Large-subunit ribosomal RNA, domain VI from a Candidatus Bathyarchaeota archaeon, 298 nucleotides, folded computationally.
[in-house]
Context: one part of a larger RNA
RNA sequence: CGUCGGCCGCCUGAGGGGAAAGGGUCCCCAGUACGAGAGGAACGGGAUGCUGUAGCCUCUAGUCUACCGGUUGUCCGACAGGGCACUGCCGGGCAGCCACGCUGCUGCGGAUAAGAGCUGAAAGCAUCUAAGCUCGAAGCCGCUCCCGAGAAGAGGCGGCCAUUCCCUGACAUGAGACCUGGUGACGGGCCUCGGUCAUGGACGAGGGCCCCCGUAGAAGACGGGGUUGAUGGGGCCGGGGUGUACGCGCCAAGGCUACGGCCGAGGCGUUCAGCCCGCGGCUCCCAAUCGCCCAAGG
Repeated sequence: CGUCGGCCGCCUGAGGGGAAAGGGUCCCCAGUACGAGAGGAACGGGAUGCUGUAGCCUCUAGUCUACCGGUUGUCCGACAGGGCACUGCCGGGCAGCCACGCUGCUGCGGAUAAGAGCUGAAAGCAUCUAAGCUCGAAGCCGCUCCCGAGAAGAGGCGGCCAUUCCCUGACAUGAGACCUGGUGACGGGCCUCGGUCAUGGACGAGGGCCCCCGUAGAAGACGGGGUUGAUGGGGCCGGGGUGUACGCGCCAAGGCUACGGCCGAGGCGUUCAGCCCGCGGCUCCCAAUCGCCCAAGG
């Protein structure tokens, strides 16, 4: 830009792309068919590993430089609390990510290849082939997954909004009223309702910008929210991680002493504490304020 007004939602599916399943063992069939015997199937059905593949995180495991705790050296510091040392090292660790974990990977139909056949002439026979017909592959097509109406034959359904209004100017002109010139045909002026064009404005389904964000993300895009609001932050509650904080009280190995006491690692209590959270809910406290633009009107 088109798709024969504009917009929103839901579809159809021409066409295109992916394709994914593979093989093993065991059991039933069956000690059956077959075979003198020795031996010994198949069709079909079931169970279960392996490899591969797609998705996922309930379980298991890993990671978790969010977080919590312990601890060494050193520095700041009265203590508390911190900085640095690979995240200093070590022990745990939710969400997320992830495999070593979990779930799925159905099989059926159709047309065929080589090939196997039926009927069957040319050629009284025979012949799978000449006419005709039946079968027959891990291969092909469909069912299945994804994209998909620029599929220019440009599709369908539903809903909504339009298919207007106003100002100004120009142009030409249709109808009509009034005034006026003319005997008349007709002419001039002015007004009203219309016409065409141009500029500007109003309305307008809806869309975009903008702002707050994330289940999305390199940028675009996508998804959610914007006060008629729980979108993000904060607060509170719940859930979860770590593992019992600081301070205070009591006890205390031991050390010092001027014999009056003082210091004191550590333990217990306060305390299932304290600290923390990428999770859930509630709550307008904070930030999404206010606004702008486009838009069919034939």
The full RNA is in RNAcentral, with records from ENA. The coordinates come from a structure-prediction model, not an experiment, and the mean pLDDT is 84. Lineage of the source: Archaea > Thermoproteati > Candidatus Bathyarchaeota.